[in-house]
């Protein structure tokens, strides 16, 4: 460094990745080479082979077999071998089982001590004995092996002399000394060795011509002295986990005096003493070989302790001891025990944790190999023999290093494969072609360093009496496992040689296609529910490469245990509080000391590793050299600030005495008043009590109210105050003893006596518990009554323990300031306790400084932010608790404590990827505030009952086509379903197709009529030959043919576009710059008025815009101008029965085009002098004048794929198309929405009057006839301010019906009729007769409306042949009531609040 807790933020916290390592394993895959490395697990069990033997120059023995010879005999051969002896076997080599130890590391002692072989020194090596294996000989016994009995050597083995120096116990001197001694010297007493081989010489002697004795070389031999190397004992440091292991120890600690050893020592005896270890972790549990290193990491540090290399420990399990310089012995004895194996059942053998190898266990670890060439050891004079140590090879990509699997060149950017928007992109110069080249590999040939030595001839030089022997140097022989192996040369040929895992984010690298919470990924976050960059496939990318991933461990990121580097109001976390032990830490000043501390130097910190440098293999890896680092190490000498030690002094920390005041500080007696309860008596009558509302309860046996008297217990009103006291818990009526503690003010005294405090040890509220008292209130448990869906609650009435005393136990709290004691520094302002000092004052009072407690804001700073800020969460020192993810859990288990409840203490297993803290925006609230709307309230009508129309669920049905579903579906899409529509169903039919572009052929194109079929269709007879033309042929058309395509009301409104509803005409949503805040984010928008308004006004760290309100547009109210037909008629004239019908007029009404007008613009009040409200004037109108278009950022994954478009799936002789019929109109029912009514504010009959807006040529249709009438003839007139629909209706006047299932209502039915339409059966509207249902105003709930509105009248229009319409969308006539108010209901707007909510109550 990132990724992950959120809607976003900061934080604090955990998980997860990204590096590096690996003695690894697994999965896929492999070409080669060179260094290395390879049982981590069963210190499990082992065939079978080798790993330790060697000397004949210590010694006695002493063969077979072959061989030659007639034979004896000789050779083989003093060889093999075995034994006696001697040295080795205590190295080497394995492996960690045990070990928390002087076991290891280190640095010291050893005056406490050995050391074979080897060096050097010194001094010897003399004179005798007497066995015994082997070997023969008997015997036992399967064996292994035993026993008797003769012989026999030695460097085997005894004895004796000698002893310079050894050694033992003593004298005397002198030296050091850790006071134990220990070395030197000196007297004199005692004790202890020895082997000989071989090889040479003969100068002496002996036998005698080469030998002995001796001489002399050399290996051995003794004794002692030193050295060097191994070892042995001892101490100081150092390095693991549990305290849920706290107390261990009788050889225990010491001491004398023996024993024992190479040596100290309780290492072992006896006696004697009561000691010794321990919080600086003893006992004791667990776990482990230590170390040099290794891995990691910036380091410090953390893990580990394979391979090399040091040091221990063990060698089937325990155990002893022998030998021996060395061992208590890995390939040796004994002894026990478990295995295993022979056995004649009497007995006997073995030990791979040596090298290889077997089983076994495991995820997993190799050949029953070569060789003693070289190194190294053993034995030997040596030659040499042994050596599974070692040196190689084998086998495994276990692991590091190198290296190859070609190089150049090649664009039509080939095929091919993916993708595509079909234009092309990419694979991609990549391949093919061409043109080079040949590591390495396969052939063929050459070929090594590693070898010097030693022996043996031979030269030389020293040595020496020597020519020996022995040293040294030359020459010459002569040794190679690996290996014919590295290497080099040659010759063919691009020839033999790439693959893993990733590709949503972290983390480089993206598209198709399958699949459809399936299969299946996944380190962490999380992908998959039909468009998956996250699953599988492919195509491509990017990454590593003979590897590539996975998996396990380690470190690291992780500052996440923080020593280097953290916390601890609120996130995990200060002990509930004190006084104090051990620890830790401490004022000030002088001398001293040098322990810590600095400094120098000197030892030592083995190799090897690590760092640098310079070599050697073609490089590297890997190795050789030099150098360098590294100790809390030791020693030595210095320095002396600091800090310890020692003395000695100060006074300011800290205490003491002396004075004065304040105080609910603690205890124990006495003692008051008010209030509640009971008791008793007196009045006195019906209720009382208690609640939201009742009820249980108490009361006529007299309650409750009142009055007197009495009783008895707890608590102490005002005063009273973020006031006092106390170390917290905590403490309140008055007094009187007994006692603590802090302030303050002067002086005197002591002299650092000071802080903090692990353990222990005191105090600790309430409840609780023991005993014994007390018990008036109040009340856990309990009872009853209420609430409730229940109410083991909440609320009543009742009531036990308890609460009170007194005395002993609990020891826990939100025991909080959630803030641990001290002590030091760091601006202030304002309160208020309690003491002191000045000023000033006649007094009650006042001002001012200071010490000390309590409180509020606040500067710096600090905090993640709230927030703390001289009472710190600032700045520092001391010193004590504590904390490390949440769940599990403060649980289990153990331990301590308690009478018990229970407290302390205090896990893990499993689970989660989060838990968490602050603070922001919204949402949400049966929180607040402040405001608005037919939101409620006031009113007026309806709605829910009845019919009846219509939508819709439901059901039915071949099919009853499909969407709308709370509000915002339901007279909705449909402003026209009989056919068509039509998407549905039955049945018959067509397949390039009803429809469109591309190609071919043909035929102009159209019409006419016949047959067959219910039609789609399918057959057949005619009529017609056009336009243009460059004469090839073209345009429209029409009919065949094949393909590419059509074509789909199929699916996906959760892929979508566009359009639409909906909050909501709600007052609102934003941005840009500044400014605030780490930051989400805030401010502007908030805050005083004010408005219908975020409308405006004024204040304001904001200043200004945007989109929304407003306006600007239409339309209606008023005037005006201008026009004046088809409209209109005042005046003038003409005519009519009437009629603007004519002349004519332009005044008025309208038309329809243009301006005028309203702005809080005038008065007055009110208001901050403001914005604005309020009230008036003028005006047709007045504070937005009505009414309309208009719909901010957004939200409902709201609605539509059937209006249209579209992406993706799908069907293609059907899910396309065409044709008849049916259905969409069904009906037990349920709902929405509406018309008609229940009637007299009517109903029916006659008359009269008044509209506006529309609409009309495939219309609209006047008059006039005709029919009750729907409508018929009929045909003027009208493309319209002209003619037509068109009588407007309710109103109004006269009559009449008088409360009734009616002269209300009209549903339903029965007949005849009209109209449109091919066609009114399913399933059309009309009429006109006759019929005359059910209603008498509608439960519970519920809706619209604030004025030209409600409510009631009729008129028109669009769709359209007609028609369901009572819908829908306009007109205009007649026209009201109420609105005190805003507490409540539904819904909105701002501000604040809380919040564990954010898919958002």
């Nucleotide at each position: 460094g990132a990724g992950u807790u959120u809607g976003a933020u900061c934080c604090u916290g955990g998980c997860u990745c990204a590096g590096a390592a690996c003695g690894a394993a697994c999965g896929c895959u492999g070409g080669c080479g060179g260094c290395g490395u390879g049982c981590c697990u069963a210190a499990c069990a082992c065939a079978u082979g080798c790993a330790a033997g060697u000397c004949g120059a210590g010694c006695g023995c002493g063969a077979a077999u072959g061989g030659a010879g007639c034979a004896a005999u000789c050779c083989u051969a003093g060889u093999a071998g075995a034994g006696c002896g001697g040295c080795g076997c205590a190295c080497g080599g394995g492996u960690g089982c045990g070990u928390a130890a002087c076991a290891c590391g280190u640095g010291g002692g050893u005056a406490a001590u050995c050391u074979g072989c080897c060096c050097a020194g010194a001094a010897g090596a003399c004179c005798g004995g007497g066995a015994u294996a082997a070997c023969c000989u008997u015997c036992c016994g399967a064996a292994a092996g035993g026993a008797a009995a003769g012989c026999u050597a030695a460097u085997a083995c005894c004895g004796g002399a000698u002893a310079a120096g050894c050694c033992u116990a003593c004298g005397g001197g002198g030296u050091c000394u850790u006071c134990g001694g220990a070395c030197c010297u000196u007297g004199g007493a005692g004790g202890a060795a020895a082997a000989g081989g071989u090889g040479g010489c003969c100068u002496c002697u002996g036998u005698a011509u080469a030998c002995a004795a001796g001489c002399u070389a050399u290996c051995a031999c003794u004794u002692c002295u030193g050295g060097a190397u191994g070892a042995g004992c001892c101490c100081g440091c150092g390095g693991c986990c549990c305290a849920u292991c706290a107390g261990c120890u009788a050889g225990u600690u010491g001491g004398c005096g023996g024993g024992g050893u190479a040596a100290u020592g309780g290492c072992c005896c006896a006696c004697c003493a009561a000691g010794g270890c321990a919080a600086c972790g003893a006992c004791g549990g667990g776990u482990a070989g230590c170390u040099g290193g290794u891995c990691u990491g910036a380091g410090a540090g953390g893990a580990c302790g394979a391979u090399c290399a040091g040091c221990c420990a063990c060698a089937c399990u325990g155990g002893a001891a022998c030998u021996g310089a060395g061992a208590c012995a890995c390939g040796g004895u004994c002894c026990a025990g478990a295995c295993u194996c022979c056995u004649a059942c009497g007995g006997g053998a073995g030990g791979c944790a040596g090298c290889a190898g077997u089983g076994g266990g495991g995820a997993a670890u190799u050949u029953u190999g070569c060789a003693c060439a070289a190194u190294g050891g053993g034995c030997g004079a040596a030659a040499g023999c042994c050596u599974g140590a070692u040196g190689c090879a084998g086998c495994a990509a276990c692991g590091c290093c190198g290296c190859g699997u070609g190089u150049g060149u090649g664009a039509u950017g080939a095929a091919g494969g993916u993708c595509u928007u079909u234009g092309g992109a990419u694979u991609g110069u990549a391949a093919a072609g061409c043109a080079c080249u040949u590591u390495c590999g396969a052939c063929c040939g050459g070929g090594a360093c590693g070898a010097a030595c030693a022996c043996c001839c031979u030269g030389a030089a020293g040595c020496u009496a020597a020519c020996a022997u022995c040293u040294u140097c030359g020459g010459g022989c002569c040794u190679g496992a690996c290996g014919g192996u590295a290497c080099c040369g040659g010759g063919a040929g691009a020839a033999g040689a790439a693959g893993c895992a990733c590709c949503g984010g972290c983390u480089a690298a993206c598209u198709u296609c399958g699949u459809g919470c399936c299969a299946g990924c996944a380190g962490c976050c999380g992908c998959g529910g039909u468009a998956a960059g996250a699953c599988g496939a492919a195509g491509g990318u990017g990454g590593c490469u003979a590897g590539c991933g996975u998996u396990a461990c380690u470190c690291g990121g992780a500052a996440u245990u923080a020593c280097u580097a953290g916390g601890c109001g609120u996130a995990a976390a200060g002990g509930g509080c004190a006084g104090g032990u051990a620890g830790g830490c401490g004022g000030u000043u002088c001398g001293g000391u040098a322990a810590g501390u600095c400094u120098a130097u000197u030892g030592u910190g083995a190799a090897a590793u690590c760092u640098u440098c310079c070599g050697g293999c073609u490089u590297a890896a890997c190795u050789g050299g030099a150098a360098g680092g590294g100790g809390c190490c030791a020693a030595u000498a210095g320095a002396u600030a600091c800090u310890g030690c020692c003395g000695g002094g100060c006074u300011u920390g800290a205490g003491u005495g002396u004075g004065u005041g304040a105080g609910a500080g603690g205890g124990u007696g006495c003692u008051g008043g008010a209030a509640u309860u009971c008791c008793c008596g007196g009045u006195g009558u019906a209720g009382c009590g208690g609640u939201g509302a009742a009820a249980u309860g108490c009361g006529u046996a007299g309650a409750g109210a009142u009055c007197g008297g009495g009783a008895g217990g707890a608590a102490c009103a005002c005063c009273a105050g973020u006031g006092g006291c106390g170390a917290a818990g905590g403490c309140g009526g008055c007094u009187a003893c007994c006692u603590g503690g802090a302030c303050c003010a002067g002086c005197a005294c002591u002299g650092a006596c000071a802080c903090u405090g692990a353990g222990g040890c005191a105090c600790g509220a309430a409840a609780g518990c023991g005993u014994g008292g007390g018990g008036a209130g109040c009340a856990a448990a309990c009872a009853g009554g209420a609430u409730u869906a229940g109410a083991u609650a909440c609320c009543c009435u009742g009531g036990u323990a308890g609460u009170c005393c007194a005395c002993g136990c609990c020891c826990u709290a939100a025991a909080c300031g959630a803030u641990g004691c001290g002590a030091a520094c760091u601006g202030g302002a304002c309160g208020u306790u309690g003491g002191g000092a000045g000023c000033a004052a006649c007094u009650u009072g006042g001002c001012u400084c200071u010490c000390a407690g309590u409180g509020u804001c606040g500067a710096a700073g600090c905090u993640a932010a709230c927030g703390c800020g001289u009472u710190a969460a600032g700045u520092u020192c001391g010193c004590c608790g504590c904390c490390u993810g949440g769940g599990g859990a403060g649980u289990a288990c153990g331990g301590u404590c308690g009478c018990a409840a229970g407290a302390c203490u205090g896990a893990a297993a499993c689970u989660c990827a989060a838990a968490g803290g602050a603070a922001u925006u919204g949402a949400c609230g049966g929180g607040g505030g402040c405001c608005c709307g037919c939101a409620c309230a006031a009113g007026c009508g309806g709605u829910g009952g009845a019919g009846u129309a219509u939508g819709u669920g439901g059901u039915u049905u071949a099919a009853u086509u499909c969407g709308a579903u709370g509000c915002a579906a339901c007279g909705c899409g449909c402003a026209g379903a009989a056919c068509c529509u039509u998407a549905c169903c039955u049945g018959g039919c067509c397949u390039u197709g009803a429809c469109a572009u591309g190609u071919c052929c043909g035929g102009a194109a159209c019409u006419g009529c016949c047959c067959a079929g219910c039609g789609a269709u399918g057959g057949g007879c005619g009529g017609g030959u056009g336009c243009c033309u460059u004469c090839g042929g073209g345009a429209a058309u029409c009919g065949g043919a094949a393909c590419a395509c059509a074509g789909g009301u199929g699916c996906u409104g959760c892929a979508u576009g566009g359009c639409u509803g909906u909050c909501g005409u709600c007052a609102g949503c934003u941005c840009g710059u500044g400014u605030c805040g780490u930051g989400a984010g805030a401010u502007g928008u908030u805050g005083g008025g004010u408005u219908a308004a975020g409308u405006c006004c004024c204040g304001c760290a904001a200043c200004g815009a945007g989109c929304g309100c407003a306006a600007c547009c239409c339309u209606u109210g008023u005037c005006c101008u201008u026009a004046g037909u088809u409209g209109c008629c005042a005046g003038c004239a003409c005519g009519u029965a009437a009629u603007g019908g004519u002349g004519g007029g332009a005044a008025c009404u309208c038309u329809a085009a243009g301006g005028a007008g309203a702005c809080u613009g005038c008065c007055g009040g009110u208001g901050a002098c403001a914005a604005a409200c309020c009230g008036g004037a003028g005006g047709a109108a007045g504070g937005u004048g009505g009414g309309g278009a208009u719909g901010a950022c957004g939200u409902c994954a709201a609605g539509u794929c059937a209006u249209c478009a579209u992406g993706g799936c799908c069907c293609u002789u059907a899910c396309g198309g065409c044709c008849a019929g049916g259905g969409c109109u069904a009906c037990a029912c349920a709902c929405g929405u509406a018309c008609u009514a229940c009637a007299a504010u009517g109903g029916g009959g006659g008359g009269u009057a008044c509209a506006g807006a529309g609409g009309g040529u495939a219309g609209c249709g006047a008059a006039g006839c005709c029919g009750c009438g729907a409508g018929g003839c009929g045909a003027a007139g009208c493309c319209a301010a002209u003619c037509c629909c068109a009588g407007a209706a309710a109103a109004c006047c006269c009559c009449u019906c008088u409360c009734a299932g009616u002269c209300c209502g009209g549903a339903u039915c029965g007949g005849a009729g009209u109209c449109u339409g091919c066609a009114a059966c399913u399933c059309g509207a009309c009429u006109c007769c006759g019929u005359g249902a059910a209603g008498u105003c509608g439960g519970a709930a519920u809706c619209g409306c604030u004025a030209g509105u409600a409510a009631u009248c009729g008129c028109g229009a669009a769709u359209c042949a007609g028609c369901a319409u009572u819908g829908u969308c306009g007109c205009g006539g007649u026209g009201a009531a109420u609105a005190c108010g805003u507490u409540c209901c539904c819904g909105g707007g701002c501000c604040u609040u809380g919040u564990a909510c954010a898919c958002a109550c």
This is a predicted structure of a 1401-nucleotide RNA (small-subunit ribosomal RNA) from an uncultured bacterium. Its Rfam family is "Bacterial small subunit ribosomal RNA". The sequence is in RNAcentral, with records from ENA.